[in-house]
Context: one part of a larger RNA
RNA sequence: UUGGGCGUAAAGUGUCUGUAGGUGGCUUUUCAAGUCCGCCGUCAAAUCCCAGGGCUUAAACCUGGACAAGCAGUGGAAACUAACAAGCUAGAGUAUGGUAGGGGGGCAAAGGGAAUUUAUGGUGGAGUGGUGAAAUGCGUAGAGAUCAGAAAGAACACCAAUGGAAAAAGCACUCUGCUGGGCUGACACUAACACUCAGAGAUGAAAGCUAGGGGAGAAAAUGGGAUUAGAUACCCCAGUAGUCCUAGCCGUAAAUGAUAGAUACUAGGAACUGUGCAUAUUGACCCAUGCAGUGCUGUAGCUAACGUGUUAAGUAUCCCACCUGGGGAGUACAUUCGUGAUAAUAAAACUC
Numbered sequence: 001u002u003g004g005g006c007g008u009a010a011a012g013u014g015u016c017u018g019u020a021g022g023u024g025g026c027u028u029u030u031c032a033a034g035u036c037c038g039c040c041g042u043c044a045a046a047u048c049c050c051a052g053g054g055c056u057u058a059a060a061c062c063u064g065g066a067c068a069a070g071c072a073g074u075g076g077a078a079a080c081u082a083a084c085a086a087g088c089u090a091g092a093g094u095a096u097g098g099u100a101g102g103g104g105g106g107c108a109a110a111g112g113g114a115a116u117u118u119a120u121g122g123u124g125g126a127g128u129g130g131u132g133a134a135a136u137g138c139g140u141a142g143a144g145a146u147c148a149g150a151a152a153g154a155a156c157a158c159c160a161a162u163g164g165a166a167a168a169a170g171c172a173c174u175c176u177g178c179u180g181g182g183c184u185g186a187c188a189c190u191a192a193c194a195c196u197c198a199g200a201g202a203u204g205a206a207a208g209c210u211a212g213g214g215g216a217g218a219a220a221a222u223g224g225g226a227u228u229a230g231a232u233a234c235c236c237c238a239g240u241a242g243u244c245c246u247a248g249c250c251g252u253a254a255a256u257g258a259u260a261g262a263u264a265c266u267a268g269g270a271a272c273u274g275u276g277c278a279u280a281u282u283g284a285c286c287c288a289u290g291c292a293g294u295g296c297u298g299u300a301g302c303u304a305a306c307g308u309g310u311u312a313a314g315u316a317u318c319c320c321a322c323c324u325g326g327g328g329a330g331u332a333c334a335u336u337c338g339u340g341a342u343a344a345u346a347a348a349a350c351u352c
Base pairs, nucleotide, nucleotide: 004323005322007306008305012320014203015202016201017200021196022195023194025088026087027086028085030083033081034080035077036076037075038074039073041071042070049065050064051063052062053061091193092190093189094188096185097184098183099182103179104178107177108176110174111173112156116152117151118150120148121147122146123145127138128137164171208249209248210247211246212245213244217243222238223237224236225235261318262317263316264315265314268297269296271294272293273292274291275290276289301308302307325352326351327350334345335344336343
């Protein structure tokens, strides 16, 4: 490289946008680059193949013939691909009527209650707290308990779901304005405008970093008390960074559905969410049915098995990423990015 793969064995980039590239709906015209057919030329000799010949045979040798992909020229064919021109509407999109939603935010403000802690004051007077049991701790300088009003920061119980919306990360107290996307209905419009995308760009939990705020709770580090042979742990008492906000950086996760994206087709069953239509009703349900989504179960098929199964891991097509025995190693060197921590790209010797 061919071939084969990528849920769990090695292997799907964390996610999206999108350039080059690759691939691409239906009908007709033209063209003849690809494609196909014919003819011609060429592809040295030797070799190979076929026929014959002379060395006693054979091999070797001699004579003659045949062969060919490819390339070039020339003449045609026009189904398919490309190109030209014209159209179409089933893909894609625009406009419009509805509609569900924790979609978003450096927004603009405003508000809420429960809890916690702290400080103050009142009542009260000896314990409290903690554990398997204790002790460290707190407390007569009045703790814990209880009552009152106050301050602060962080998170939003019930509703809540197998539920919702979002590209993923992620998203939930309430209200208002700003804003993205989806779904659905009927009728118009554009007319292939599509799919996937190397490089590139954007976004990206937590932790971590820089600067400035904030700091209630819980809490790496750290100190103490226990446990223990020891205990740099598990348990307890304290407790700093960080956790929160603002402006930047970092760019990684078992970033998981361990399953890339798009399109088409292929048994059912009982559910949920959104919506349309029809019918009914005072109204809400119920019943039948279309579209979109979310889970469960399951046939055929697939699978090494587990399982998957119209949300495929089935049957096909297109495009991208990635894999090629274990270790060495996601390491060294080098380069790029970063304040750094690190991240990205990424071997070999050797060894089994």
Molecule: small-subunit ribosomal RNA, central domain
Organism: Trichopus zeylanicus subsp. travancoricus